[in-house]
Context: one part of a larger RNA
RNA sequence: UUGGGUUUAAAGGGAGCGCAGGCGGACUUUUAAGUCAGCUGUUAAAUUCGGUGGCUCAACCAUCGCAUGCAGUUGAAACUGGAGGUCUUGAGUGUACACAGGGAUGCUGGAAUUCAUGGUGUAGCGGUGAAAUGCUCAGAUAUCAUGAAGAACUCCAAUCGCGAAGGCAGGCAUCCGGGGUACAACUGACGCUGAGGCUCGAAAGUGCGGGUAUCAAACAGGAUUAGAUACCCUGGUAGUCCGCACGGUAAACGAUGGACACUCGCGGUGUGCGAUAUAAUGUGCGCCGCCAAGCGAAAGCGUUAAGUAUCCCACCUGGGGAGUACGCCGGCAACGGUGAAACUC
Numbered sequence: 001u002u003g004g005g006u007u008u009a010a011a012g013g014g015a016g017c018g019c020a021g022g023c024g025g026a027c028u029u030u031u032a033a034g035u036c037a038g039c040u041g042u043u044a045a046a047u048u049c050g051g052u053g054g055c056u057c058a059a060c061c062a063u064c065g066c067a068u069g070c071a072g073u074u075g076a077a078a079c080u081g082g083a084g085g086u087c088u089u090g091a092g093u094g095u096a097c098a099c100a101g102g103g104a105u106g107c108u109g110g111a112a113u114u115c116a117u118g119g120u121g122u123a124g125c126g127g128u129g130a131a132a133u134g135c136u137c138a139g140a141u142a143u144c145a146u147g148a149a150g151a152a153c154u155c156c157a158a159u160c161g162c163g164a165a166g167g168c169a170g171g172c173a174u175c176c177g178g179g180g181u182a183c184a185a186c187u188g189a190c191g192c193u194g195a196g197g198c199u200c201g202a203a204a205g206u207g208c209g210g211g212u213a214u215c216a217a218a219c220a221g222g223a224u225u226a227g228a229u230a231c232c233c234u235g236g237u238a239g240u241c242c243g244c245a246c247g248g249u250a251a252a253c254g255a256u257g258g259a260c261a262c263u264c265g266c267g268g269u270g271u272g273c274g275a276u277a278u279a280a281u282g283u284g285c286g287c288c289g290c291c292a293a294g295c296g297a298a299a300g301c302g303u304u305a306a307g308u309a310u311c312c313c314a315c316c317u318g319g320g321g322a323g324u325a326c327g328c329c330g331g332c333a334a335c336g337g338u339g340a341a342a343c344u345c
Base pairs, nucleotide, nucleotide: 004316005315006314007299008298012313014200015199016198017197021193022192023191025087026086027085028084029083030082031081033080034079035076036075037074038073039072040071041070042069049065050064051063052062053061054060090190091187092186093185094183095182096181097180099178102176103175104174105173106172107171108170109153113149114148115147116146117145118144119143120142124135125134161168162167205246206245207244208243209242210241215239219235220234221233222232257312258311259310261308262307265290266289267288268287269286270285271284272283273282294301295300318345319344320343327338328337329336330335
């Protein structure tokens, strides 16, 4: 390279938007770039290849000739492309309706925790496998009242819902975004994907400024132990929280890229519409369980495909060395991105 693959064997980018590019619905007219056919030219000679012939054969020699390519020309018009016209089913818009723990900002509620003050009250409390460190007669623990602070939201709650992913849950208000259903009024292919690029991106981490109730890396002490730089206990600082900025990684997982079409069924559930006395039932969009065909090495997947096909992107090519070194790019740093080789099995 051809080819084969990517749930679990190596391999789907963490996610979205989107320039270029690639690909693209139905009907019709035209064009003739791609495509197809004919003809012409060229493709030097020698050589190669094929036919025929000459040296007894062969090597050797002679002669004839094609494929292919390129250019020109004359045609064809199914398909792809270009140009024009039409259409509505893809896509979008509109009107109506309901939906959610989607996002942002502000306001607000109760319980718990800790602390402070005061009351009651007296000798312990706490903690563990057992203890000790620790707290406590300067009155702790317990209990009652009042106050303060910060953080998180019990029940509802679900095999549930929403979001592109990360993720999102006390309540209320405002602003913003989203998909869904019904109608089929409007636009008329406006679409799909997307290298680069841009944006978002848990936790931990970083800078500056606040805040600090709880918990708690580091650290200190007590235990355990042969030791114990741990597991257990008592404390405890960063951090955990807020604002602004950075960073850009995760088993960022469905370990499964996106889009469209097609392919038996059964059961449950969320939410619309229609129907209905109620129910059964119909029709959409989601979520979940089980299966036919098919697929798969199997486990399993199975209309939410890992089935049958198409389009576009990303990625893989034995293990270790190694996601390392070097270089470059980014970053305040931590580090991130890109990413080898020698050697070895």